[in-house]
RNA sequence: GCCCUCUUAGCUCAGUCGGUAGAGCACCUCCAUGGUAAGGAGGGGGUAGACGGUUCGAGUCCGUCAGAGGGCU
Numbered sequence: 001g002c003c004c005u006c007u008u009a010g011c012u013c014a015g016u017c018g019g020u021a022g023a024g025c026a027c028c029u030c031c032a033u034g035g036u037a038a039g040g041a042g043g044g045g046g047u048a049g050a051c052g053g054u055u056c057g058a059g060u061c062c063g064u065c066a067g068a069g070g071g072c073u
Base pairs, nucleotide, nucleotide: 001072002071003070004069005068006067007066010025011024012023013022019056027043028042029041030040031039049065050064051063052062053061
């Protein structure tokens, strides 16, 4: 210098062929116990790495940039 992949909740990750975002763990409240842990019930939390574009509509398609990982010379 060139090429590829990834970036979604605090963490690890899903998400058909564009139709408006979820799981597990963690966190909070309650139940339960003499108390703790385990267990049960409920709840909060993300405009999706940033900025543009296409579209009636973008996590999903296109571009630029940033970050992480890998390959080639």